This is a predicted structure of a 72-nucleotide RNA (transfer RNA) from a Flavobacteriaceae bacterium. Lineage of the source: Bacteria > Bacteroidota > Flavobacteriia > Flavobacteriales > Flavobacteriaceae. The sequence is in RNAcentral, with records from ENA. Rfam family: tRNA. It is annotated as a transfer RNA.

[in-house]
RNA sequence: GCCUCCUUAGCUCAGCGGUAGAGCAAUUGUUUCGUAAACAAUAGGUCGCAAGUUCAAAUCUUGUAGGAGGCU
Numbered sequence: 001g002c003c004u005c006c007u008u009a010g011c012u013c014a015g016c017g018g019u020a021g022a023g024c025a026a027u028u029g030u031u032u033c034g035u036a037a038a039c040a041a042u043a044g045g046u047c048g049c050a051a052g053u054u055c056a057a058a059u060c061u062u063g064u065a066g067g068a069g070g071c072u
Stems, first nucleotide, its partner, number of pairs: 001071007010024004018055001026042005048064005
């Protein structure tokens, strides 16, 4: 220098153009003498960033940042 992949909740990851989700973690409640566990509920997201296409974009296209791998 070229090519490919990844970036979504605090963490690990789903998500085939039509309301952003799960597990763990957190908070509250129930239970307990108390803690843990269990059960119920709640909160938490400018979907890396910028543009484009579209009635509608996490999803498609382009650029760009960071990370991983490969080739020379």